[in-house]
Context: one part of a larger RNA
Molecule: small-subunit ribosomal RNA, 5' domain
Organism: metagenome
Formats: sequence, structure tokens, C1' cells
RNA sequence: GAGCGAACGCUGGCGGCGGGCUUAAGACAUGCAAGUCGAGCGAGAAAGCGCCUUCGGGUGUGAGUAAAGCGGCGGACGGGUGAGUAACACGUGAGUAACCUACCUCUCGGCGGGGGACAACGUCUCGAAAGGGGCGCUAAUACCGCAUGUGUCUGGAAUUUUAUAUUAUUUUCCAGGGAAAGAUGGCCUCUACAUGUAAGCUAUCACCGAGAGAGGGGCUCGCGUCCCAUUAGCUUGUUGGUGAGGUAACGGCUCACCAAGGCUAUGAUGGGUAGCUGGUCUUAGAGGAUGAUCAGCCACACUGGGACUGAGACACGGCCCAGACUCCUACGGGAGGCAGCAGUCGGGAAUCUUGGACAAUGGGGGAAACCCUGAUCCAGCCACGCCGCGUGGGUGAUGGAGGCCUUCGGGUCGUAAAGCCCUGUCAGAGGGGAAGAAACGGUCUUUUGCUAAUACCAACGGAUCUUGACGGUACCCUCAAAGGAAGCACCGGCUAACUACGUGCCAGCAGCCGCGGUAAUACGUAGGGUGCAAGCGUUGCUC
Repeated sequence: GAGCGAACGCUGGCGGCGGGCUUAAGACAUGCAAGUCGAGCGAGAAAGCGCCUUCGGGUGUGAGUAAAGCGGCGGACGGGUGAGUAACACGUGAGUAACCUACCUCUCGGCGGGGGACAACGUCUCGAAAGGGGCGCUAAUACCGCAUGUGUCUGGAAUUUUAUAUUAUUUUCCAGGGAAAGAUGGCCUCUACAUGUAAGCUAUCACCGAGAGAGGGGCUCGCGUCCCAUUAGCUUGUUGGUGAGGUAACGGCUCACCAAGGCUAUGAUGGGUAGCUGGUCUUAGAGGAUGAUCAGCCACACUGGGACUGAGACACGGCCCAGACUCCUACGGGAGGCAGCAGUCGGGAAUCUUGGACAAUGGGGGAAACCCUGAUCCAGCCACGCCGCGUGGGUGAUGGAGGCCUUCGGGUCGUAAAGCCCUGUCAGAGGGGAAGAAACGGUCUUUUGCUAAUACCAACGGAUCUUGACGGUACCCUCAAAGGAAGCACCGGCUAACUACGUGCCAGCAGCCGCGGUAAUACGUAGGGUGCAAGCGUUGCUC
């Protein structure tokens, strides 16, 4: 000199864009943060309102609504934190002939026929509660057999290509295993009844098997990745083999047996510290330091362990066990996990609102309407940072008053003020007032496709209707008015800027050198000056 997620002191007008627990991965009151689908399924209230009433009630509506249950998809994303981790964790480049992949896209083929349950519900019952238990009824895209089987999987026999290879690939044969689910809209061409409807046809969505793709992941390897040798030896599933188990998959991953190996001064092992990277800061560069915000990856979710479900978890707002802590209890037993968004206490030099909206972007569910979304978009607080603007402009000497200094003549603050003439940024008042919105969807409609069909449905279009939290915000116009808006540090040298008084090695200053003991440009105050400026200084840290 530059920089900072800063803090502290004095001061403080406005706006834009960013940033905001670096400490206790301390403990947490309260609310919200993951639901959705009735076009998978069965069942199904009440209040209120209307009518009737023998005043007990009944009935219609509310409403096939709410709430709940079975079932499906999602809860593995998104959001937080950095504790642990010196490691294939990360970065980079390869490999997988050792692998997986729900939803999405494309292609091929299929979707036949049966069965038995369990919730909800009813009833009985246990418990203070949390929560159960017995009996009985019931539906499905829930569950279970059977059929079919292009292909697929397993085993066997050949064959081709590539190959280190029996594991890949092409083709063929044999044996065995092994699928499925319907829903909604429309219609009468075919069939049945013969109005029209359906078990029929058709469209869309779903379902099953297989192949491919895209995107996502698992695993392996080369190289890179802090300090200590005042850490020199470490290792028994350890290193390798055979066989088996296990996994989506290779593998001591696990187990039995066998062998005795494996690592290490090119630093093993141990200890300390630490999430890694793109980047960020500095610098002419090399380098050094760093890893807040944003983005990628990893790890974690009170602490430790475990599995279940599932395409995917060993699962932040799931389950089980143990522990610590907190809460409830009828003392028998139960409940909880903010390192989600706000917020509280604590710790600390120090870090915000218990706000609004799903309008946009994105995500989950749904055919859709739509619902959910503390992701997100906005608003609030804070000079925390960067940037921009303002606090007025012109004129004005008799150089007024006043302050300070003085050699008492004067000098200086100083065109500074006053006065006169203007302007109108910001703030204030009044009025107008956005873009961000295009879609989805509804209605009407052209064309094309599907089809028996001018239905329905689908696709490309056209017309029209509907949607804004921010926000009456930005922006624009008008009004009034110089009116409301400047401080902080420094002035001995380094280093731009000097006098007076007070003090008298005192009080004090100080980054270094050093000032102060009676004329202190160095302390304190004042006048003046210098530098920055809504900031200025100080402290801390980095280069």
C1' cells in the first nucleotide's frame, strides 16, 4: 500500500446491489418447513339452513363434503452444518470383459382365467395416558396360485468374432424357472338383449416382459493433496492362495483350510492440525495466505450401534436397541431431538424478523382443475461492504460584528457570512402509475391423425376470458422551500499541515526515533491549517 463475513470509539442525509453466529456440532418454548391422488378401493359424519312434529323426534339439504382407512407415487430431492475425515475424501485423467438405475424418451411383444384375506367399520374389552387385544363383515391398480411366453433368466451342447481368458459377442439346439390391473371419456360398425345399454368397439392414461437412449449412481486404478523423526519400526484377516458364502458388482468383504507373507528413510506406524475443489486476497510475476457468500463433490443429523422398506437410505423433520439430557405420569409406564425458516437462553468483541406470497423460477402428487412447497421470490433490521447522489449555485469589501494572533501599525478566519439574484437532486406534500405474465386451463374454431364415426381423444394453430406477494413500489408530473442533511483523524521527523495559553520528568503522549524537569510546533485546550469524507480513526488478521 492492498484486502476483510470483521469488532470497537466518535459521527451519521438518501438510494441501488450484495453480505450478516468466524464463538457452544451448546441447550431449546412456540409456529411453520412433505405431501398428494376420489380418473385405484370400500366406507362415510356434524354444525348450520328448510319443512313436518304427538315436542320425543323425523325428513331434505349440507354431501358422497370433512375427517380417517386400504392402495399408489413422493418423503433418498430440495434446505442446514463442517463435528469427523490426511482418506481414492477431493481434484484430474483413465477403466468396468466386475456393475445398478424408479420416473422420462424411442422400439418390439403382451394384458387370459381364478382364489383367499386384512384395515376402515361393528361389537366386546384392557390402559391414567401413549397405545392396544378378542370376535365379526368388506373392496381394490393390495395379496396369492394357474395359463400363455417373442424375448429374458439358469443349466447343458455346438458355432463366429475379438481376445490373456470358460466370463464379452453372433447364430442354433435341448431341459428347467418365470409376467400383467385396471380406470376414465365417447360410440353403436360388429355381437347380445332390441328404447338404449353392455361383458362389444374405440381413444387416453395406467399395467407386464424385453431391447435401446438420456440422465443419475456404485466400484477400481495412475498422478496431485499440511506439520512433527524430540514419532523408526508397523501388521495376524495381517499379505497371498484354494474353496465356499455374500453383494447390483470385483475383492479378506466374510468364513474354513493352507502358505508366511505385506508396508517402511522416495518416511511406514504414531501424534498434531484440517472437510476438498472451482475460486478468493495479495503480488510485476513466481510465490505466499485462504476455502465466508455463489457453484461442484464429500461427510454428518442429540451420542453410539443396527437393520427394515424401497429403483435408490443404513434414511435431518422413518423404525429398533443402548446411553446422556429434557418433559408427562394414576409410579405400572410413556413422549422428544431446530447443524430446516423465524425465534429463545447461553457463550462471545460480534452477526437480523417468531414478516408476505406461491405472482415468477423450480420441485412433489394429480388426466386436469388444483393442492403442498420457510426451496424460491420479496419485504423488515444493521454505514457490514462496494457503487452513486446530496448537504446548494451566482454575485457580494466599508474586508462588518465576533474569535484568535500581534512588533498594537496591523494580520487572519474571509467572498467566508450578511445582503441581492437563482436552481430544485434527495427528503416532504398532492396526482398519475408500470414491466416482471407467458403459460396452464375454460369457451368457440381451422387443419391433420385415430376410428365404423362429422362422438371422444390427440397434435400444430387462431380468437377470447382468467392470474402480481413485491406495491400504489419503481418511474413520471405538479407544489412549497436554501428551507431538514458533516463529520472524523492528524499537524516534531518519517508525513501533507503552526501559533497562543495551561502544565512543569507532573499530568500525559508514543507505530519507530523519542517528547514533558518554567518560553513544549511532540502533553491538555483554543485559533488556524492538512488529509479523507457519510464516514473517519483504532484494534485484529493476510499478502